[in-house]
Molecule: c-di-AMP riboswitch aptamer (ydaO/yuaA leader)
Organism: Actinoplanes cyaneus
RNA sequence: GACGAGCCACCGCCCAAUCGCCGCGAGGCGAGCCGGGGACCCAGGUUCCUCGGGGUGAAGCCGCGGUGACGCGGCCGGGUGUGCUUCCCGCCCGAACCCGUCAGCUAACCCGGUCGGCGGCCGAGAGGAAGAAA
Numbered sequence: 001g002a003c004g005a006g007c008c009a010c011c012g013c014c015c016a017a018u019c020g021c022c023g024c025g026a027g028g029c030g031a032g033c034c035g036g037g038g039a040c041c042c043a044g045g046u047u048c049c050u051c052g053g054g055g056u057g058a059a060g061c062c063g064c065g066g067u068g069a070c071g072c073g074g075c076c077g078g079g080u081g082u083g084c085u086u087c088c089c090g091c092c093c094g095a096a097c098c099c100g101u102c103a104g105c106u107a108a109c110c111c112g113g114u115c116g117g118c119g120g121c122c123g124a125g126a127g128g129a130a131g132a133a134a
Stems, first nucleotide, its partner, number of pairs: 010120005018031005032114006042104001052102001053099004060075006076094006
């Protein structure tokens, strides 16, 4: 010592997934945020053990190759480069899970979630801001 690993703190990222109070703890109650069900009206079809249908999410569509797993390409969607906006450019992601034959929208109303996973040597410039403390 940027050799590697672990723990704590702080900062940052994806996500709705944060904050407050009570509790020894397990956990509980709220706020905020998020999701689902659910009328008239409107819209809309072809499911009835089948080509079933539907939901969360950015995580889709098309073409080609492959026995398949999967791969390549195009279009499109998403995140990020330390608040916001715009442009350019760069770096990445395009998964997974759930409901169970059933659900369009949907006022009233009803029911849930608030997990988990990562990073912190490393581009430049401009204009700005927040938090904490006092």